Background: This is a predicted structure of a 1503-nucleotide RNA (small-subunit ribosomal RNA) from Caulerpa ashmeadii. The sequence is in RNAcentral, with records from ENA and SILVA. Its mean pLDDT, the model's own confidence on a scale to 100, is 82. The gene name in the source record is rrs.
RNA sequence: AGAGUUUGAUCCUGGCUCAGGAUGAACGCUGGCGGCAUGCUUAACACAUGCAAGUUGAACGUAUUUUCAGCCCCUUGGGGGCUGUUUAUUCGUGGCGAACGGGUGAGUAUCACCUAAGAACCAACCCUUUGGACGAGAAUAACUUUUGGAAACGAAAGCUAAAACUCGAUGAUGGUUCUUGAAAACCGAAAUAUUUAAUAAAUGCCAAAGGACGGGCUUGGGUCUGAUUAGUUUGUUGGUAAGGUAAGAGCUUACCAAGACUACAAUCAGUAGCUGGUCUAAGAGGAUGAUCAGCCACACUGGGACUGAGACACGGCCCAGACCUCUACGGAGGGCAGCAGUGAGGAAUUUUCCGCAAUGGGCGAAAGCCUGACGGAGCAAUGCCGCGUGGAGGAUGAAGGCUCUUGGGUCGUAAACUCCUUUUCUCAGAAAAGAAAAAUAAAAAAAAAUGACGGUAUUUGAGGAAAAAGCAUCGGCUAACUUCGUGCCAGCAGCCGCGGUAAUACGGGGGAUGCAAGCGUUAUCCGGAAUUAUUGGGCGUUAAGGGUCCGAAGGUGGUUUUUGAAGUCUACUGUGAAAGUCCAAAGCUCAACUUUGGGAAGUCAGUAUGAUACUCAAAAACUUGAGAUAGAUAGAGGUAGAGGGAAUUCUCGGUGGAGCGGUGAAAUGCGUAGAUAUCGAGAAGAACACCAGCGGCGAAAGCGCUCUACUGGGUCUAUACUGACACUCAUGGACGAAAGCUAAGGGAGCCAAUAGGAUUAGAUACCCUAGUAGUCUUAGCUGUAAACGAUGGAGAUUCAGUUUUGGUUUUAUCAGAACUUAAGCUUACGCUUUAAAUCUCCCGCCUGGGGAGUAAGCUCGCAAGAGUGAAACUCAAAGGAAUUGACGGGGGCCCGCACAAGCGGUGGAGCAUGUGGUUUAAUUCGAUGCAACGCGAAGAACCUUACCAGAAUUUGACAGUUCAUUGGCUUUUUCUUGAAAAAGAAUUAGUCCUUUUAGGAACAAUGGAAACAGGUGGUGCAUGGCUGUCGUCAGCUCGUGUCGUGAGAUGUUGGGUUCAGUCCCGCAACGAGCGCAACCCUUAUCAUUUGUUAACGCGCAAAACGCGACCGAAUGAAACUGCCAGCCAAAAGCUGGAGGAAGGCGAGGAUGAGGUCAAGUCAGCAUGCCCCUUAUAUUCUGGGCGACACACGUGCUACAAUGGUAGAGACAAAGGGAAGCUUACUUGUAAAAGUUAGCAAAUCCCAAAAACUCUAUCUCAGUUCGGAUUGUCGGCUGCAACUCGCCGACAUGAAGUCGGAAUCGCUAGUAAUCGCCGGUCAGCCAUACGGCGGUGAAUACGUUCCCGGGCCUUGUACAAACCGCCCGUCACUCAGGCAAAGUCGGGUGCACCCAAAAUCAAUGGAUACCCCCUUGGGGGUAAAGUUGCCUAAGGUGAAUCUGGUAAUGCCUGAGAAGUCGUAACAAGGUAACCGUACUGGAAGGUGCGGUUGGAUAACCUCC
Repeated sequence: AGAGUUUGAUCCUGGCUCAGGAUGAACGCUGGCGGCAUGCUUAACACAUGCAAGUUGAACGUAUUUUCAGCCCCUUGGGGGCUGUUUAUUCGUGGCGAACGGGUGAGUAUCACCUAAGAACCAACCCUUUGGACGAGAAUAACUUUUGGAAACGAAAGCUAAAACUCGAUGAUGGUUCUUGAAAACCGAAAUAUUUAAUAAAUGCCAAAGGACGGGCUUGGGUCUGAUUAGUUUGUUGGUAAGGUAAGAGCUUACCAAGACUACAAUCAGUAGCUGGUCUAAGAGGAUGAUCAGCCACACUGGGACUGAGACACGGCCCAGACCUCUACGGAGGGCAGCAGUGAGGAAUUUUCCGCAAUGGGCGAAAGCCUGACGGAGCAAUGCCGCGUGGAGGAUGAAGGCUCUUGGGUCGUAAACUCCUUUUCUCAGAAAAGAAAAAUAAAAAAAAAUGACGGUAUUUGAGGAAAAAGCAUCGGCUAACUUCGUGCCAGCAGCCGCGGUAAUACGGGGGAUGCAAGCGUUAUCCGGAAUUAUUGGGCGUUAAGGGUCCGAAGGUGGUUUUUGAAGUCUACUGUGAAAGUCCAAAGCUCAACUUUGGGAAGUCAGUAUGAUACUCAAAAACUUGAGAUAGAUAGAGGUAGAGGGAAUUCUCGGUGGAGCGGUGAAAUGCGUAGAUAUCGAGAAGAACACCAGCGGCGAAAGCGCUCUACUGGGUCUAUACUGACACUCAUGGACGAAAGCUAAGGGAGCCAAUAGGAUUAGAUACCCUAGUAGUCUUAGCUGUAAACGAUGGAGAUUCAGUUUUGGUUUUAUCAGAACUUAAGCUUACGCUUUAAAUCUCCCGCCUGGGGAGUAAGCUCGCAAGAGUGAAACUCAAAGGAAUUGACGGGGGCCCGCACAAGCGGUGGAGCAUGUGGUUUAAUUCGAUGCAACGCGAAGAACCUUACCAGAAUUUGACAGUUCAUUGGCUUUUUCUUGAAAAAGAAUUAGUCCUUUUAGGAACAAUGGAAACAGGUGGUGCAUGGCUGUCGUCAGCUCGUGUCGUGAGAUGUUGGGUUCAGUCCCGCAACGAGCGCAACCCUUAUCAUUUGUUAACGCGCAAAACGCGACCGAAUGAAACUGCCAGCCAAAAGCUGGAGGAAGGCGAGGAUGAGGUCAAGUCAGCAUGCCCCUUAUAUUCUGGGCGACACACGUGCUACAAUGGUAGAGACAAAGGGAAGCUUACUUGUAAAAGUUAGCAAAUCCCAAAAACUCUAUCUCAGUUCGGAUUGUCGGCUGCAACUCGCCGACAUGAAGUCGGAAUCGCUAGUAAUCGCCGGUCAGCCAUACGGCGGUGAAUACGUUCCCGGGCCUUGUACAAACCGCCCGUCACUCAGGCAAAGUCGGGUGCACCCAAAAUCAAUGGAUACCCCCUUGGGGGUAAAGUUGCCUAAGGUGAAUCUGGUAAUGCCUGAGAAGUCGUAACAAGGUAACCGUACUGGAAGGUGCGGUUGGAUAACCUCC
C1' cells in the first nucleotide's frame, strides 16, 4: 500500500466481499513446563450453610474466676465465709466505630459526570494558638421478686453506679436583635475525670479562633438518537412578608403581578451510569467504558423519618406490597448487587481453601482483639511473555508409502547407525529474601522475638534421548499440487464460484505451505471505506438543482481614515489526580511484569502600560455596487372593452337527378321523403392562414387578426442626486400547462367513454361511420408534468471568428439571441464570455438495485388526490458513456439462374433405389434443413457381416517371449462320423548345413507358464487426420508510425473502376502477408522436328517400299487493351472498330484465405479414458440386412404420330482386356453352347454406335402407345440361385391420355435429346455413379419485388448475438410485511375515592429532676392520646404511548418445467415516455397538453 466481482471487451460511477489489528470471549481438534495477569458480558432471578464490625475493665455497676496475704466460723482432716491484692471473664450502662472498607450498574440525558470558576456554609477524629474545668441534684439498666407468651419478646414492683442525665454559677475576641458605627440588652459551657508510687508526665473534657482532610451549594462550557415529538409551564417566572435550612434560593406558605422556556430544538419518546482510559486509525476521527483508579446511584419493591460530625443508613428502625420460613393459628422472623457456595437462565465464567506473616482499616494508653479488605494457595491454554520436545555426523540415497513416460522421481540426512549434551523431567540432599518498626519506663546504644505462602523459589549430585506436536490450508484473491473415489449425487463456499465420467475447488491418500502449545471457526469493534468527504466527495446524461418568483430571521458583504481591542496572536500564572501511552534508566537469568525519573496531553481559566495586518464594534468620509432623475426606444408582456374577414356546420330557397362518403380493400352510414355537387340568403360557436424568422416579450407557466383604455418590466444615452441603501434566503407568501372538480352559461368543429362496421386465431386496439362528458366564458378549487438547457441565484476574471434583434455619439461600443472554435474542464459524449473553465458567497438536494414514492401517522383538498415519507425482506449487482460485432417488418450502393424472359422437368402412374415408420429372434450400425435420404456401399445368395437362433473353443483365429516333448519340414489324394466347425484313419511327392552313431540353424505340431492377445463395445461433447458448408464469396490480417485514459481506430474509409481489397487518384499513414489474378493441365490456330503397329499411295492380297495431307508425340509461336476512334480527370478503365484461329479472364478444369456450424466421421485408419476377458473375444451352420397397412426423397420408363413397328443405309470419341477380351465358323427362335484364330494391344478383340437418312405400315384408340404383373419352358455364373441373382423364348398386357398446392435445373457447343465405355465384379438386382462423343436450341426489357451475399452508414435494453431480449394477469409453493371485528399485557401522565408509617402544626396534658410558695398546690418543660396538612401502596375512570396474538382481506419478494397474450428494446412492426382522466382478462388502449432521452425523408439556418 491494495485486491476480487457488472461487460464479448473498455473507461467511469457504485455497492458487496477479502487480506490487518483487537476481545472479560465461546465452540471444534490437540495439549509438555514456568512467570505475570484475568475469570456470570445472560436473570438488579431466587437463595440452604458458614463467615464478612467490632472494640474499650486505663469511664461504670453487678456477678463469676485465678494468685497471694490477713481475719472469722465449724473444726479430725479439711471445709466455708469476709477483707485486700492480682488475673481472666458474663450481663448491662457509657464512649468511639458501625456513613469506611467490600459489591452491583437497575435507575438516571441530570450540575449525574468532565473541565474551569464562585460565595451564603458545615466539619467527629488530626494539627496550631488562647482561655477554662466551680457548686449541687435526681434517676435508670444490669440485678432480685412476681407474672404473660409456643416462641419472639415482654409487663409490674423493688435496689444501684458513672466520663450517662439535670440545675445553678462564671464566661470572652462567641451567637442573636438593633444600629451608620460604637455602646447597650438578651442568649449560651464543662467530666478537678482516668492511669501512675508521684507533686511531674500522659490521655481525656469545655469554650473560642485558625489550619488540614472531607463534604454541602451555585455558575460558564462540554456530554446519544428521533421534528413521522412544535409548542411547554401554574409554585410555573418574578416581587413583598413570614417560615425553614449548616448554608443562598419558590426550598415552603400567604398575597400581588403575568410572566418563564423554545427552531442555537423547549416539551415528549427511545436508549444509556459518567470519566481517566481501552481498541483501532498515518492523522482527523470512529467504536467502547471488563479488570485498575476518580465520581455518582442503588441495596427484595415503594414510602418515611430517627440517631449522629456525617445516613434518610447493604449485614439499623417504622409502614405498605410481593415472595419465603417457623407456629401451639393467637402471632413471629427474613433479605448474598460482601467471600465461598446452591438452584435457575445461558454458547459461557473458578474453591463452601490458608492466614492476619506483610500492607491498610476500627477500637484501645498499650499488650492486643476484629478484619472473606488484603496477602496467598487451588481450578481454567482465557490472554500476554519465555523455555522445551534434542545436537553433530550419516547414501547403497535402505525398507515402506505415494507417483510414474517403468528410466525414474519424492517423503529424504529424514530414519537406521556412530558420537555428544541434559534445559525441562525423575530420585536424593541443602535451602532463602519477603522482617522491620511499634512495644519492652522518656535521650542514646545494644540485644532478642514474629512467615500463611512453604520445605516454595533457588541450588548440588545421580539417571537416561530418555517422558513431551499439533492444527488449518493448498482454483483466484492468497504462500502451497498430484493421485484415487464420486458423477449437478454426496457435498464445498468469505466473494467470484466448483460438482452433469479425465474435479489442482467435494471425500480419502501422498506431498507441500503457514502458524505453533496451540491452530482453526463463530460473534463483535475499528481499519481498508475519500462508502457522510473539517482534513477529504458530489448533483447536464450515472443517485442528486426545489416548477418559478417575492421575502422577515440567519449567513455573507465595496473604498478610505481614526479610535477600541471582542475574535486573532504573544508572554506569564494556575490547574489538567495517580495509574496508563511515549522517552531514558533500573530490578526479577531474558521477556511479559514491576520500579524510578522525564516528557506529552485542554476548545480550560486568570493576569497584562503587550501586538493591531485581517475580521468585528463605534465614529467620520467616498463613489465604482445598488437605487434615483431626465430624454429616447423595441416588443405575441398583462387586464378589460369594441370591431373584422376566410373557413366549418346547420337552416331556408333555387338548379339538378343517382349516387355520395370512406378504405390497403370494404362495410356500417347518408341518399328518389331528392343526398353529394352548385348558386343565393340567414344563424351559431370556436380559432385567427400568409407575414413567421434557433425573430421578440415575460420570473416561470406562457403570449400571435385589428383598434381603444388602463398597466408591469427591460434596454440605450446623459446627469452637478442619495451614499453600501447590497447578495442569497430554512419557515412563510404569491403565481403556476394540460387533465380533473363545484356552480351558472355556451356548444360550430374536434372528441376520452360508448355504439356499430372492418381487420384478426382473438382485437375490450391500430382503420372507418357516428358520438357524450370535455374543449369555450364567468366565479372558485386543485397545485401537478420529460413544469427540461434534464444545467439554482448573484458577483469577478479568462483567446478568436461569423450571423442576428434593439438602442446610441455609427472607424466603435452597450444590452440580448444563436453558431464555429482555442486554452481549460470532463469517464466519455460534450461544454467553452449565455461555461459543464478559474475563484467568492448563500440556498436546495444525493449516498447500491429492488421493496417504494409504497405502508401507517400527520397536514392540505368537495373529491380525485397532493405534500411529508419508512421498515421487514431480497439481489450482487443495477447504472452512465463509448468500442467491436450481430440484428432491424432502418437507409444508400453493388453482385449472383436470386427474380424476371425462356427451355425442360419434379409433385399425379408403374417400376427401381434410399429413408422414416411399423413389424421381427434379427430386420447390424452410422448420416437427419439448406450442407441426411441411387449417402458410407466403385456391387449383402455363402463369404462380406458388424445382427439373430443354435452348435463349439478358452494364452485363444492373429503378434511376440520362454520351457519340455515329438517330428526334420512342406505337400497331394481318399475314407468314416457330424448341419458344419471339428474329430479320427489311411496315403502321395519333394527336401537345408556341417567335422555325419550325431549335432546345429531356421520350422511345424502338441502340452505347460506368465505377462498378454482380441473387441465394428462406449464417448466425434476428450482427440489426430480427413471432409462438408457459407463460398471460388472477396475478403482476413500484420509490422512500424499516428490518434484515443482505454476497449479500439487509422491503414481496409472517400471519388472513380473492376469478376475481384482489380487498378488509379486523394488521404496520418507508409509498407507487407494469406486470399484474387497469374504460374499448372485439357481444349481451339499455326510452325518446326520426329514417328511405329496409325494414315495415304502402290498392290487381288501378304510382305516390302515410298510419302508425310490427316493422325500421334515433342519443342516453340500466338492475345498484350499491343493499334485506331470516342468517353473519362492528360489516370485507372469502358464502348466501338481493324487485323486475327481466337479479343478484352478465349472456353473448361485443378486450385477453397482467416474463420463459422462443440457440423460429420472412435464402423476406413490412428488414438486418450472407461468397459468385457470360459466373453461384449474366436469358429461354424442356418436365418436376417431383401419384411410391408403407410409416408417422403432421388431416378428410370411412359402416357405417343416431332411417334411406334419392320427392312435397308451412314457417321464418333473415350475406354477395357491374360484365372482376360474373344474373332471367324457350326448348332439353337434366342439367351447361349461347341470348336478354333488373334492380342499383354495406335497391330487383335469387346464393338452393333444410337438419335439420323430412305422405304413400308399403323391413323388417334388405353391403340401395332405403354410395358408392370403373372404362368410355363430354358440358358449362364457359382459348393449352393427356396428365402434372394441375371438373361432368353412363348403367353399375359395393370396403372397411365402430360399431372393440385407447391417446387427444381439451365445463359452456348449450354439446356434438351441420342447412344458408347469404365470401375467394383464368379455372377448381379447399375434405371446408380464416373467418363465419352453425336444432334443441337430459346431467352435475358431490366433490378421494383422473393432468396443469399459484399461494402458504407444509422438505431439497439441483443453478445448463446432476433430461433435474441423481455412485460403483466392467472395457477402452485415458500418468506416477509400491511390492514383488521377483537383479545392479552406493559409504560406514562391526569382526575376522583380510600389512606399506613413518619415529620410538622393544633389540641392535650400523665409524670423523677427545674422554679415559686409550701408539704399540698401552682408554673415551666413535656411523653402518650386525638385532630389537621401532606402522602407510599391500593381502588375506579377516561386518555395516551408501546408490545404480543387473531378469523379474514391485501401487498411485495423469491422459486421452477405451468397458462394467456406480446406491451417495451430496430421506425419493435400504431415512435416511445411524462402528467392527468376514462376504460379493458392482462400486459395495455384512447383523449388533452408536454418532452426528444425518436428512426427515415425533405426544407430552412450555420459551418